[in-house]
This is a predicted structure of an 81-nucleotide RNA (c-di-GMP-I riboswitch aptamer) from a Chloroflexota bacterium. The model forms 95% of the base pairs in the Rfam consensus.
């Protein structure tokens, strides 16, 4: 370095729900809380899904959200190889 994994070791993150704040909204932030996660670290590049708006409109377009939906990019601990 590659690939495989969580047996060892140190650990890490934090679903639902809830409280507060915030946004038209999807949501976001913080506290509590753990369903789970070997990248559940980071990135909105592609798709899916969700929101707002426009148009006469089935639908289209524009602007957003979401990485714990998938693909992709990138970084990393330990062990084996």
């Nucleotide at each position: 370095g590659u690939c495989c994994g969580u047996c060892c070791a140190g650990g890490g993150c934090a679903a639902a729900c809830u409280c507060g704040c915030u946004g038209c909204g999807a949501g976001g932030c913080g506290g509590g809380g753990a369903c789970g996660c070997a990248a559940a670290g980071c990135c909105a590049g592609g798709g899916a899904c969700c929101u707002c708006g426009u148009c006469a409109g089935c639908g289209a377009c524009g602007a957003g959200g979401c990485c714990g939906c998938c693909c992709g990019g990138u970084u990393g601990c330990c062990g084996g190889u």
About this RNA
Lineage of the source: Bacteria > Bacillati > Chloroflexota. The sequence was found by an Rfam model in a public genome assembly. Model confidence (mean pLDDT): 85 of 100.